[in-house]
RNA sequence: AGAGUUUGAUCCUAGCUCAGGACUAACGCUGACGGUAUGCCUUAUACAUGCAAGUCGAACGGUAAGGUCUCUUCGGAGAUACACGAGUGGCGGACGGGUGAGUAACGCGUAGGAAUAUGCCCUUUAGUGGGGGACAACCAAGAGAAAUUUUGGCUAAUACCCCAUAUGCAGUAAUGUGAAAGAUUUAUCGCUAAAGGAGUAGCCUGCGUUUGAUUAGCUUGUUGGUGGGGUAAAAGCCUACCAAGGCGACGAUCAAUAGCUGGUUUGAGAGGAUGACCAGCCACAAUGGGACUGAGAUACGGCCCAUACUCCUACGGGAGGCAGCAGUAGGGAAUUUUGCGCAAUGGAGGAAACUCUGACGCAGCAAUACCGUGUGCGGGAAGACGCUCCGUGGAGUGUAAACCGCUGUCAGGUGGGACGAAUAAAUGACUGUACCACCAGAGGAAGCACCGGCUAACUCUGUGCCAGCAGCCGCGGUAAUACAGAGGGUGCAAGCGUUGUCCGGAUUUAUUGGGCGUAAAGCGUCUGUAGGUCGUUUGUUAAGUCUGAAGUGAAAGAAUGGAGCUCAACUCCAUACCCGCUUUGGAAACUGGCAGACUAGAGAAUGUUAGAGGUAAGUGGAAUUCCUAGUGUAGCGGUGAAAUGCGUAGAUAUUAGGAAGAACACCAGAGGCGAAGGCGGCUUACUGGGACAUUUCUGACACUGAGAGACGAAAGCUUGGGGAGCGAAAGGGAUUAGAUACCCCUGUAGUCCAAGCCGUAAACGAUGAGUACUAGUCGUCAUGGGAAUCGACCCCCGUGGUGACGUAGCUAACGCGUUAAGUACUCCGCCUGGGAAGUAUGCACGCAAGUGUGAAACUCAAAGGAAUUGACGGGGACCCGCACAAGCGGUGGAACAUGUGGUUUAAUUCGAUGCAACGCGAAAAACCUUACCUGGACUUGACAUCUGAGGAAGAAGUUGGAGACGACUUUGUGCCUUCGGGAACCUCAAGACAGAUGCUGCACGGCUGUCGUCAGCUCGUGUCGUGAGAUGUUGGGUUAAGUCCCGCAACGAGCGCAACCCACGUUGUUAGUUGCCAUCAUUAAGUUGGGCACUCUAGCAAGACUGCCGGUGUUAAACCGGAGGAAGGUGUGGACGACGUCAAGUCAUCAUGGCUCUUACGUCCAGGGCUACACACGUGUUACAAUGGCGCGCACAACGGGCUGCUACCUAGCAAUAGGAUGCUAAUCCCUUAAAUCGCGUCUCAGUUCGGAUUGUAGGCUGCAACUCGCCUACAUGAAGUAGGAAUCGCUAGUAAACGCAGAUCAGCACGCUGCGUUGAAUGUGUUCCCGGGUCUUGUACACACCGCCCGUCACACCAUGGGAGAUAGUAACGCCCGAAGUCGGUGAUCUAACCUUUUUGGAGGAAGCCGCCUAAGGCAGUGCUGUUGACUGGGGUGAAGUCGUAACAAGGUAGCCGUACCGGAAGGUGUGGCUG
Repeated sequence: AGAGUUUGAUCCUAGCUCAGGACUAACGCUGACGGUAUGCCUUAUACAUGCAAGUCGAACGGUAAGGUCUCUUCGGAGAUACACGAGUGGCGGACGGGUGAGUAACGCGUAGGAAUAUGCCCUUUAGUGGGGGACAACCAAGAGAAAUUUUGGCUAAUACCCCAUAUGCAGUAAUGUGAAAGAUUUAUCGCUAAAGGAGUAGCCUGCGUUUGAUUAGCUUGUUGGUGGGGUAAAAGCCUACCAAGGCGACGAUCAAUAGCUGGUUUGAGAGGAUGACCAGCCACAAUGGGACUGAGAUACGGCCCAUACUCCUACGGGAGGCAGCAGUAGGGAAUUUUGCGCAAUGGAGGAAACUCUGACGCAGCAAUACCGUGUGCGGGAAGACGCUCCGUGGAGUGUAAACCGCUGUCAGGUGGGACGAAUAAAUGACUGUACCACCAGAGGAAGCACCGGCUAACUCUGUGCCAGCAGCCGCGGUAAUACAGAGGGUGCAAGCGUUGUCCGGAUUUAUUGGGCGUAAAGCGUCUGUAGGUCGUUUGUUAAGUCUGAAGUGAAAGAAUGGAGCUCAACUCCAUACCCGCUUUGGAAACUGGCAGACUAGAGAAUGUUAGAGGUAAGUGGAAUUCCUAGUGUAGCGGUGAAAUGCGUAGAUAUUAGGAAGAACACCAGAGGCGAAGGCGGCUUACUGGGACAUUUCUGACACUGAGAGACGAAAGCUUGGGGAGCGAAAGGGAUUAGAUACCCCUGUAGUCCAAGCCGUAAACGAUGAGUACUAGUCGUCAUGGGAAUCGACCCCCGUGGUGACGUAGCUAACGCGUUAAGUACUCCGCCUGGGAAGUAUGCACGCAAGUGUGAAACUCAAAGGAAUUGACGGGGACCCGCACAAGCGGUGGAACAUGUGGUUUAAUUCGAUGCAACGCGAAAAACCUUACCUGGACUUGACAUCUGAGGAAGAAGUUGGAGACGACUUUGUGCCUUCGGGAACCUCAAGACAGAUGCUGCACGGCUGUCGUCAGCUCGUGUCGUGAGAUGUUGGGUUAAGUCCCGCAACGAGCGCAACCCACGUUGUUAGUUGCCAUCAUUAAGUUGGGCACUCUAGCAAGACUGCCGGUGUUAAACCGGAGGAAGGUGUGGACGACGUCAAGUCAUCAUGGCUCUUACGUCCAGGGCUACACACGUGUUACAAUGGCGCGCACAACGGGCUGCUACCUAGCAAUAGGAUGCUAAUCCCUUAAAUCGCGUCUCAGUUCGGAUUGUAGGCUGCAACUCGCCUACAUGAAGUAGGAAUCGCUAGUAAACGCAGAUCAGCACGCUGCGUUGAAUGUGUUCCCGGGUCUUGUACACACCGCCCGUCACACCAUGGGAGAUAGUAACGCCCGAAGUCGGUGAUCUAACCUUUUUGGAGGAAGCCGCCUAAGGCAGUGCUGUUGACUGGGGUGAAGUCGUAACAAGGUAGCCGUACCGGAAGGUGUGGCUG
């Protein structure tokens, strides 16, 4: 310090998540030792038991128990005060200890203040004289279960009371008032009063101290005054009267939450979170109220009362309060011992000894945290065993172990043994602890998490979207580094992980330190209050500011430097700090205050001026509709096409007249005006604002603006008018699967006017207002000046508006750019992930519609902006192709052939499935093939290698069986040899293994199809861009072509195109057999001699290159025309297929990973099946006839093939063929008569002399074998079919069409396939449209890329939530009733030791009683707020592939969206106004 995650990729915005640190923690696995800390965060729930506050005999009367002494009748008695129970009295129980419920407060923190009190302590001064009467204890008598208590009697004091005196106090003064206590023994401790100090406590004030405005008004003792009361003390603290104040947007009141602080934790800091332990303050003590005592309490271990609960009870009545220390129950994820000691420190009492002290000091439990230590150290193999992996060679674990040597920290044993103790001595809970010495022996001591990325660390096996993992992204559907196990590795380590919480990262609330054109975000606009900010200058002041000094900012902690425990944690010392507040001295620049001046801001005056600025009244013409009349006749109107509608009762059209309402063509412009909304014929009246010029006046009068107010399109609402056109709703007609729409015909509200509401829009420049500064260029509107002109223009300079481009700069980019989105300042508004949702609820406004304000639960890991590359568009431009058009011939109809689907079957083996499967794999299914089925057999196997044994191999025969396969018999003795044996082959045995057309083409190789023979696809360097990327490759021409030329921030290059290759077309040359024959001879015949000129054969060459001419074109590339030429612009055809796409096809050609079968999913055999048949589709054949059929006659090819072959010729047969026989291993012989064509004849338009299916009979051929299931022949039979609906295919020249021939496969089987030649056209010279493709451009919400994405209703399941008749609980305040205890006040008919007295039925004082005020709890009634629950109901969210449509994204097929109104199953549609996103 950052990282992951939105995308195909990029930049940005934005959220989510992670890595770090910290816990009073808990849970899981594991667990050696020590030190130091810490340990009920939950029920302020209830508590058994023990302890936690007593002490003083030197205050007192005394003597219950104990000690000592004396006596004793042994029962006891007396004395003593060594001591002391109970009691009186004093001091202390207000400290110490606990807890955080309440409290938003002068409670706390900090800094101050005045009107106070103060026990013990310190200092000082003065005193301590004289009297008196009681009450406990005790004794006696009672009551009661107990707690406790009544009556009578005795008694002491440092208990109580009186008198005296006194600095004091009160009062102006007179005067009044007002203290004391002794004890023990010689020196102290006490007591009283006063003054002072210290410390403590009370009170008051400034400032600071959580959230909510969906809490905006609160307050009646309330605010102040006077009198009175009251307190230690100021005060409405209380009371009576008077006045009507006081607080509040600088947040009162109310609600919620909370003890506050020093600090702790995190952070670079600023901040954030927090308030355990330790320390300061506060509050509380079962809940609520109250006072008493006292220096101090409204009192944790005191009292009274009420309430709840618990306990005891003899039912009459009593007792209690662990939020002290332990401990128990409960709650909870969770928090310890009913320990030791007062030895230390501290506290209470005491003169002291001493007593008490669960404060405290220690120990115990807990890895709860921090710190420290150990679990050994050295050597030891090219490296054991085991385990894991493996390419089977090896690699890893790994010097790790074993083994050898050494050491002894810790733990263990034995012995010694402190400090803490302050002393002259005594005194140690911890503790025989820390520590030291010795002993033995590597012995007793390692786990946890992780290993896909973030994030250090990888393999195997199992599993197979299952089981599971997961912090985020995401893994798992048969090869999972992500699940589970294992091996290995990484990290930390007596711990390691997980969970929870806080800070950080997060600049993700931004003071430091963010934003608002399009990502979330500028109020619709203006006026203006409070507030904030404010020009130049002089003086003054000193609030802010700066500076010096003083006080305070507790200690601890933290920081720095030291010191002590072996180190550290821990502890101690010192220093600095505590950034704050207060007081005081000074400075005066800046800000502020006060006083004065100025004119540059602002405003006013004067003159001029433009304008759809506003309001009201009047007025004009064109158009539309309607009415009346005329002319006129059959249609009009409307649409993509129609129909509804209007019209013979006379429309539309046309002419004339009239009526009505609404809107104002041209001018008109990126023009003008206005704050915005908005404003458009003309005239008039009233009226607001702006600009320019003059530089006359005022003298900062300014800017912004929370609340507030005003204005505010359209729609809508109310009332009254008006109503021509248009036109939600509604009706009808179309379209459609439907059409609640788009289109058409009607048409109501509305649109218009007046008055009043509403207050919203994509109210947009999606850009708040103001001021200043920062290059320019070109328009336009208004106005001033200059120059010029007769004048208007034109030209130059200036001011104000309004536009286009553009520099610097800014921006994520797009873009903005003096009209800023630049550079700065001032003020306001707003934003903080998406959805839920602008919803719910509350409140305000509104007649309503609704508007304003405005959440949460829950859910997702994204949502979004700009730009990029593609793909797509029922977007655009250009171009190409038998793509269309123009033609020719087909398919689709028939019969048959063949393939497929489907069905059937024991099996109908498998694969191929839009184009790009379907006469395809298959260039040949009767057996075989064959993979399928049925049945019969085999198990190292039909096939390969290895081991052992035997035998040559082989040949022949008999017999069983459907065969495979058996049973039996005969024959044979080979080859090489180093004589041991060996090689090939056969049989047997056992096991390694064979075998599989079994699965996965979505694990693969190879091969192939397709886009497409389309013209594209890329790279290097450079340049541009933050980047993805772009440029090049785009542009202007041209081409079949990214072909070439020109231009250009590009310059070059590669794979493709073209060419190079093959065939055909022309010529030359070489060579003439098996080929050829012009000339000569010859023959029936190129038959033979002869010849090689020609044809032909097959080698080598030539030829064509836009080379030449003309035109066009940019002096280009190229195109058009022409010449010559066999051929002309690629001459024609073929082979040749860029980067890639389709998880395209093939595991059944082959090869191959993984999986599966192994007496079977392998192998052999026989028979069957692949040939089935209601049907559907594809591809073909033959036809429907006269351009024909039939008969007879006569012509002309080429490619090819041939010895298990092709076969001449002869004979037989109607023929298929058969029997003889010949040539040829082929330019020699054969297949081999080509057919259409042509000539003649016949048929005469018909289901025929067309057509040939089907069927019967008889034959032939191949073959072991033609039944299932071959081909051919003859005779007979003679079906459908008379030119084929919608739709659809091929073809641009030697092509289509027609005609036959050959070959591969093959025993046989060809309408298929591959080739060959013969005859031989028509049409087009175009690109509007359909299809496909290419380039550029545009839009995009698509990127699995339109077979995309995506919206809403409905149905089902689950989740949270709103409303809801109500029900219920809590809480708060108020009203009324009742009213305990208690203070205060009142009272007289009670009682009363001290003092007074006139001695009394007295007074003062006191006690109890009664009355009154206040008042806790309780009761009654209504109210507010909050929670829980509720039949039913509303929407929302999430879910596997449900239903209906298709609203949005492309012109999304009606452009979309915003506001509003109406309507509709739903998305939505329509009207009206607005926006361009």

Small-subunit ribosomal RNA from a bacterium, 1477 nucleotides, folded computationally.
Its mean pLDDT, the model's own confidence on a scale to 100, is 85.
Rfam family: Bacterial small subunit ribosomal RNA. Rfam links the family to the GO terms structural constituent of ribosome and ribosome.